[in-house]
Background: RNAcentral holds the sequence, with entries from Rfam and Ribocentre. SAM riboswitch aptamer (S box leader) from Kineococcus radiotolerans, 92 nucleotides, folded computationally.
RNA sequence: CCACCAUCCAGAGCGGCCGAGAGACCUGGCUCGUCGACGCCGCAGCAACCGCCCCCUCGGGGGUGUGGUGCUCACGCCAGGACCGAUGGAGG
Numbered sequence: 001c002c003a004c005c006a007u008c009c010a011g012a013g014c015g016g017c018c019g020a021g022a023g024a025c026c027u028g029g030c031u032c033g034u035c036g037a038c039g040c041c042g043c044a045g046c047a048a049c050c051g052c053c054c055c056c057u058c059g060g061g062g063g064u065g066u067g068g069u070g071c072u073c074a075c076g077c078c079a080g081g082a083c084c085g086a087u088g089g090a091g092g
Base pairs, nucleotide, nucleotide: 001092002091004089005088006087007086008085013043014042015041016040017039021032022031023030025081026080027079028078029077044072045071046070049068050067051064052063053062054061055060076084
């Protein structure tokens, strides 16, 4: 990068650095932001996709949280659009 499967109305914030936009893209709303947003780093936490353990009627179910990811304003912020996007797993 390509195609596949699953999930996306639950849950979980403090500190440091930075300094103007940010919430993926388009249109329209709305929200966050110099009382410092977004982003980066650290720590803490949430969850349970993979992992690990147990059970099974082999479809799956339960548990765990040492490990690999992910996530921690608002339903993927909302509506419409777009062979839309994000995350995980297993392939090429």

RNAcentral records the identical sequence in 2 taxa. Its mean pLDDT, the model's own confidence on a scale to 100, is 86.